A computed fold for a 129-nucleotide RNA from Neomoorella thermoacetica, annotated as c-di-AMP riboswitch aptamer (ydaO/yuaA leader).
RNAcentral records the identical sequence in 2 taxa.
The RNAcentral record of the sequence draws on Rfam and Ribocentre.
It matches the Rfam family "c-di-AMP riboswitch aptamer (ydaO/yuaA leader)". Rfam describes the family as follows. This family represents a conserved RNA structure found upstream of the ydaO and yuaA genes in Bacillus subtilis and related genes in other bacteria.
The coordinates come from a structure-prediction model, not an experiment, and the mean pLDDT is 79.
[in-house]
RNA sequence: AAUAAGCGAGCGCUGAAUCCCUGAAUAGGGAACGGGGGAACCACUUCUUGGGGUGAAUCCUUUUUCAGGUAGGGUUAACUUUCGACCCGAACCCGGCAGCUAACUUCGUAAGCGUAGAAAGGUGAGGUG
Numbered sequence: 001a002a003u004a005a006g007c008g009a010g011c012g013c014u015g016a017a018u019c020c021c022u023g024a025a026u027a028g029g030g031a032a033c034g035g036g037g038g039a040a041c042c043a044c045u046u047c048u049u050g051g052g053g054u055g056a057a058u059c060c061u062u063u064u065u066c067a068g069g070u071a072g073g074g075u076u077a078a079c080u081u082u083c084g085a086c087c088c089g090a091a092c093c094c095g096g097c098a099g100c101u102a103a104c105u106u107c108g109u110a111a112g113c114g115u116a117g118a119a120a121g122g123u124g125a126g127g128u129g
Base pairs, nucleotide, nucleotide: 011114012113013112014111018031019030020029021028022027032109033108034107035106036105037104042099050097051094052093053092054091059069060068061067072088073087074086075085076084079121080120081119082118083117
């Protein structure tokens, strides 16, 4: 000097998953965000070929290997859009049962990571006169 790893702090990303208060606490409460159930009206088609939910994650092809593509989704550091570049395209749950849905009711607040190229537009902030 460089690289790697660990710890701490800050910033940022996917995601609803953040913040505040009380308390001795491993406990509790609240705000905010997100999900499920649930009338009338309207709508729909399932009943062993089940059906449904969260999520971007659906579908097709294939030598049936775990590859190729795809609906769809994300990042590219103020925001939005465009171009370019780089990625994801899973997994889990309910248990024969649920369309929408006011009142009502109920649940979650995890987990995992480290991108930084350009142009246009408007917005906002600061400084000087």